Predicted 3D model of a 125-nucleotide RNA (FMN riboswitch aptamer (RFN element)) from Sebaldella termitidis ATCC 33386. Of the family's consensus pairs, 96% are formed in the model.

RNA sequence: UAUACUCUUCGGGGCAGGGUGCGAUUCCCUACCGGCGGUAAAGUCCGCAAGCUUAUUUUUUUUAUAAGCACGAACCGGUUAGAUUCCGGUACCGACAGUUAUAGUCUGGAUGAAAGAAGAUUUUU
Repeated sequence: UAUACUCUUCGGGGCAGGGUGCGAUUCCCUACCGGCGGUAAAGUCCGCAAGCUUAUUUUUUUUAUAAGCACGAACCGGUUAGAUUCCGGUACCGACAGUUAUAGUCUGGAUGAAAGAAGAUUUUU
């Protein structure tokens, strides 16, 4: 320096103001927010993660593996060797379940899980 195993820690933000209404942080005006890896610095490019179902595994639960369903959205101009990532402008998007009324922002699964990030011990080269 690199490889492999194990373990530990970390690992998501946001309705202020107004309108209608018996009732809405859910509708309307407006406000606000932006996980992880890649790449010229990205919510909208490429890829991944959270949910659900089935089969196999398992005495059962759990776990693991496989398959399926759900899973959104960007253009123009400028700079540059290089940017749908930067700068300027104008747009757009947001799982599932719940609810006195339709939710990216409330409540819940979740003091969970996970994409992953960092570190430690050991081993091998």

Its Rfam family is "FMN riboswitch aptamer (RFN element)". About the family: The RFN element is a highly conserved domain that is found frequently in the 5'-untranslated regions of prokaryotic mRNAs that encode for flavin mononucleotide (FMN) biosynthesis and transport proteins. RNAcentral records the identical sequence in 2 taxa. The coordinates come from a structure-prediction model, not an experiment, and the mean pLDDT is 79.